[in-house]
Context: one part of a larger RNA
RNA sequence: UUGGGCGUAAAGAGCUCGUAGGCGGUUCGGCAAGUCGGGUGUGAAAAUCCAGGGCUCAACCCUGGGACGCCACCCGAUACUGCUGUGACUAGAGUCCGGUAGAGGAGCGUGGAAUUCCUGGUGUAGCGGUGAAAUGCGCAGAUAUCAGAAGGAACAUCAGUGGCGAAGGCGGCCACCUGGACAGAUACUGACGCUGAGGAACGAAAGCGUGGGGAGCAAACAGGAUUAGAUACCCUGGUAGUCCACGCCGUAAACGAUGUCAACUAGCCGUUCGUAGACUCUUGAUCCGUGAGUGGCGCAGCUAACGCACUAAGUUGACCGCCUGGGGAGUACGGCCGCAAGGUUAAAACUC
Repeated sequence: UUGGGCGUAAAGAGCUCGUAGGCGGUUCGGCAAGUCGGGUGUGAAAAUCCAGGGCUCAACCCUGGGACGCCACCCGAUACUGCUGUGACUAGAGUCCGGUAGAGGAGCGUGGAAUUCCUGGUGUAGCGGUGAAAUGCGCAGAUAUCAGAAGGAACAUCAGUGGCGAAGGCGGCCACCUGGACAGAUACUGACGCUGAGGAACGAAAGCGUGGGGAGCAAACAGGAUUAGAUACCCUGGUAGUCCACGCCGUAAACGAUGUCAACUAGCCGUUCGUAGACUCUUGAUCCGUGAGUGGCGCAGCUAACGCACUAAGUUGACCGCCUGGGGAGUACGGCCGCAAGGUUAAAACUC
């Protein structure tokens, strides 16, 4: 380089934005770089091919002819690609308008239930816990119960293969600030687009730094059990942590184990949010169509099979990432990043 792949066999980057690059809608004109045709030059000889000849033949040798991708220049063609036009278009993309739904995000405020602690009242001998117990708590009055007060964290029901978000993720309530999506109608801009090596933003949990906070839970730790042992599972306690602010870390089975964008390809049934119409006329509800999501089946097709099947793993195109036997190893060394923990990039010997 050609070729094969990436749901589960090795393989889709956690996710988005975006630079270079790659790719790019419709019409007309121009140019002629790519592209195509012709010509000229070059394309050494030998070799190969064809014809003829010389060694008795052949190999071999000799003579002649043909051929020679490519390259340079000249002439021409203009469908496609490209370049160009202060050209044109509207189907891609975007803007305007009045709407809709939503745990989308940020900070502020606020509510009730529950747990715990504290104070007081009632009240008395147990409570708690387990397979059974014990450690533990309790006559210094516990558990239970009532009232009050404190504080932190999380928001039952609603709740739904419901919704929103690029992903991570997001759930009490109120207002405020703010991002996106969708459908409907015109009007406008006029290819402004897609992807995206490097790069940048975001990125669960745990962990780290500084300062707060600390109810419950709970690594570590202690005790009680269990057991042959029990550095566990069970029980009683319990510190980091979990919470907040600011700053790091940058990883996950970050999963749909399925990159993003676009087009095309039987049907059927649910559900969420719009919207045109019908029926009611008076709002629901219902029906039918249409658009955006989200689920269940299922044909063609695909697949090693399982299965996927308009939310494709089908049929195609554009661009990126990644794979190449198992172990060694996502390790060593080096680089970069980090306070550290470590992350990232990433081998080889050897071995089967």